[in-house]
RNA sequence: UUGUUAUUAAGAAAGGCAGAGGGAUUAGACCCGUUGAAGCCUUAGCAACCCUUUGCCCUGCAAAGAAGGUGCUAAAUUCUACCAAAUUGGAUAGAUAACAA
Repeated sequence: UUGUUAUUAAGAAAGGCAGAGGGAUUAGACCCGUUGAAGCCUUAGCAACCCUUUGCCCUGCAAAGAAGGUGCUAAAUUCUACCAAAUUGGAUAGAUAACAA
């Protein structure tokens, strides 16, 4: 990087540097931001997957635990865009994790 699978409406902060943008912009909106955005560093926290244990209808499912690895810590993945029976459901896409090449 590609493919497959699963999850994705819950949860979770401070300090320092920095100095104007940011929210996946392709488009339209809306929101956040000098009462400091993005980014970097430190500590803390949350708990999705991998992890550990137990149970079971046992190559899988469920529950509990921990915080080692990755991840995450404004607003549903901010909302809409494609389809339908249109406050909803589905699809596509995105994000995260595991496995394979």

RNAcentral holds the sequence, with entries from Ribocentre. SAM riboswitch aptamer (S box leader) from Lutibacter sp., 101 nucleotides, folded computationally. NCBI's taxonomy places the organism under Bacteria, Pseudomonadati, Flavobacteriia, Flavobacteriaceae, Lutibacter.